[in-house]
Context: one part of a larger RNA
RNA sequence: UCGUGGUUAAGGAAUUCGGCAAAUUGCCUCCGUAACUUCGGGAGAAGGAGGCCCCACCCUUUGAAACUGCUUUUCGUGGUUAGGGGGUGUGGGGUGCAAUAGCAAGAUGGAAGCGACUGUUUAUCAAAAACAUAGGUGCGUGCGAAGCCGUAAGGCGAGGUAUACGCACUGACGCCUGCCCGGUGCCGGAAGGUUAAGAGGAGCUGUUAGCUUUGGCGAAGCGGUGAAUUUAAGCCCCGGUAAACGGCGGUGGUAACUAUAACCAUCCUAAGGUAGCGAAAUUCCUUGUCGGGUAAGUUCCGACCUGCACGAAUGGCGUAACGACUUCUGUGCUGUCUUGACCGCGAACUCG
Numbered sequence: 001u002c003g004u005g006g007u008u009a010a011g012g013a014a015u016u017c018g019g020c021a022a023a024u025u026g027c028c029u030c031c032g033u034a035a036c037u038u039c040g041g042g043a044g045a046a047g048g049a050g051g052c053c054c055c056a057c058c059c060u061u062u063g064a065a066a067c068u069g070c071u072u073u074u075c076g077u078g079g080u081u082a083g084g085g086g087g088u089g090u091g092g093g094g095u096g097c098a099a100u101a102g103c104a105a106g107a108u109g110g111a112a113g114c115g116a117c118u119g120u121u122u123a124u125c126a127a128a129a130a131c132a133u134a135g136g137u138g139c140g141u142g143c144g145a146a147g148c149c150g151u152a153a154g155g156c157g158a159g160g161u162a163u164a165c166g167c168a169c170u171g172a173c174g175c176c177u178g179c180c181c182g183g184u185g186c187c188g189g190a191a192g193g194u195u196a197a198g199a200g201g202a203g204c205u206g207u208u209a210g211c212u213u214u215g216g217c218g219a220a221g222c223g224g225u226g227a228a229u230u231u232a233a234g235c236c237c238c239g240g241u242a243a244a245c246g247g248c249g250g251u252g253g254u255a256a257c258u259a260u261a262a263c264c265a266u267c268c269u270a271a272g273g274u275a276g277c278g279a280a281a282u283u284c285c286u287u288g289u290c291g292g293g294u295a296a297g298u299u300c301c302g303a304c305c306u307g308c309a310c311g312a313a314u315g316g317c318g319u320a321a322c323g324a325c326u327u328c329u330g331u332g333c334u335g336u337c338u339u340g341a342c343c344g345c346g347a348a349c350u351c352g
Stems, first nucleotide, its partner, number of pairs: 001347008010338002014336001019333001027051005036041001038172001052094006058087005066080005107331007114323002119131002135170007147156003173318004178248003183245002185241005192236003198230002203225005210217002249267005276310001277307001288304005
């Protein structure tokens, strides 16, 4: 010096991003125990007293002999008492530094955020507010089900049958879940428009028997090309659907102080954000402003609303219980610190 263990005057978080680490608490019995609450909890809440040994008394149990009450007597039944067992009882005395004498063995309260909870996860830097979850909703599926695996046969689904199965979103519970179907998607519709191959075969054309005024014309056949017509889904079109993907405005003016605008006008839109919440895990300006807590508070709590850029199952707002989660704070406690010091053990190093 490093590692590990122990002690420390006075102070007691002044340390630090942060009480990280350490210390405190710890067992059993008794007393006592708040807000809140889904009435189960919260709760071991919090907080307090006692604990070893001896003696006496007391309580309880057992109890021979003896005495005695009741019973007409026997049988029987009750009481007192020596002694024995047990005490979670009361009082007195005693040992020790210390009485759950060792080991082992919760620190705790208040207020917020998030997630209901128990659970799961990045084997080897992340255990969480992430995932899951019961519950909710939508969509599909009538059974040779949908869906999935497989080229197929076949299999799972399921030896199940819509109170079932598959998929998607949300995520206990409570109160709720507003407006928009213009775009995209999905579902339904089939009148019209458009539309493929196929069918169809007009017309044009190559070839040439023949004809010819020698310029050409040109049947049949065999070829090439090919119009009208016919023809599905789809798309266009018409409706529906947002717990489908998603979206949810601007400007100007106005009240008898000022300010503000219940009100009016106007433009645009598919519709212009409802309830609730709000400087928030969301607020840039911002350490917003006010209040609380501190001597002093960019964090925290309660409000305000000017929401850069909350908002309703991409769920909104609450919420008891729970959490090795995150934030703020009180009590106790301490070498975290003021501010160091000392003592063990192990190692390194120096000397021998």